[in-house]
A computed fold for a 182-nucleotide RNA from a soil metagenome, annotated as SAM riboswitch aptamer (S box leader).
The sequence is in RNAcentral, with records from MGnify.
Formats: sequence, C1' cells, structure tokens
RNA sequence: CUCAUCACGAGGGGCGGAGGGACUGGCCCGACGAAGCCCGGCAACCCCAAUCGAGAGACUGGAGACUGGAGACUGGAGACUAGCAGCCGAAUGCUAGCCUCCAGCCUACAGCCUCUAGCCUCUGAUACGGAAGGUGCCAAUUCCUGCAGGCGUUGCCGUCAUACGCGCGCCUGAAAGAUGAG
Repeated sequence: CUCAUCACGAGGGGCGGAGGGACUGGCCCGACGAAGCCCGGCAACCCCAAUCGAGAGACUGGAGACUGGAGACUGGAGACUAGCAGCCGAAUGCUAGCCUCCAGCCUACAGCCUCUAGCCUCUGAUACGGAAGGUGCCAAUUCCUGCAGGCGUUGCCGUCAUACGCGCGCCUGAAAGAUGAG
C1' cells in the first nucleotide's frame, strides 16, 4: 500500500498490585483487585483434509483444416533417343523409353492453427468438515461519539407564516482504529 472482517463466542484459576477501555468529548470498568505474565478457553484469518467446477500453463495422445517441400499414380504440353510408316532427301505421323513443366488425386513427413482426451502444477468455489501448527481474541456493537448524507421531531432559535440553523432519535456511507492475509 491492497483486500477481507469488526452484532456471535470465550475462566468463581495462579502470579501481580493501580490503573484500564487507541485518540477527542462522553460514559464506563477497577482494592468484591486494573495493566502485564502464566494456565485455561473462544473463533476459524492463514492452515489441514475432502468434494466440485472453471480458467491459465507444461507434457503425452487423437481428430480436422491450412501451408510447405518430397514420393507414387493419372491427364495434358514440350524437348531428346530408338523403332516403324512415309520419302530422292526431308517435313510429318504412330509407338515405346526417358527428361522437363503444368494440373488433378493419393500417401507419408514437417510447420502452424482449431477441437478434444489423459495427467501434473497454479488459481477459484463449497460445507453442519477438522483444529496439529502461525496469528488473533476472551466487559459494554470497534462501549458511544467525531466527517458527510437521508428521514423523523409535541424541543430551541427565528419569522406575519414558512424556510434556514441548532438540539434530539433512527438509518446509510466515509474517516480513524483493530485483526488477518498478501
């Protein structure tokens, strides 16, 4: 500094010996024993265990889409070689082989994205859970109050009468404080 809580609960104990309730103003507690210390107790903030669901992250796996290069097949185009046809010779045509390019499709791989399963970690929620540990707490709502707002008011002030203001009561929110966790 941030967040949560502050209406519940808690001792005829021991030591101690005069203060205490944070502060203001009140009002209280206290020699029928204050503070403080010990014991005891309360509560459940942290904590422990369980359950649940979601989110994030890591790992492993599955499915799908896209991209990339590779390979197989099919089709098309072209170059070359061989054979045949043709021919005076060519051009040319057919077939086969091989190479290159393009398209399609398939396969496996890689990358990336989405979905999904498992497992682990972190975060969260739940209850009538627990109480070993770290705190806390054990008169009176945080004893009331302070600052702001709302409502009410047979009170006060003021006015011709209202209003405004003050007081009182109730409520709400802050501030201050306390405790815990970070």
The coordinates come from a structure-prediction model, not an experiment, and the mean pLDDT is 77. It matches the Rfam family "SAM riboswitch aptamer (S box leader)". Its family is annotated with regulation of gene expression in the Gene Ontology.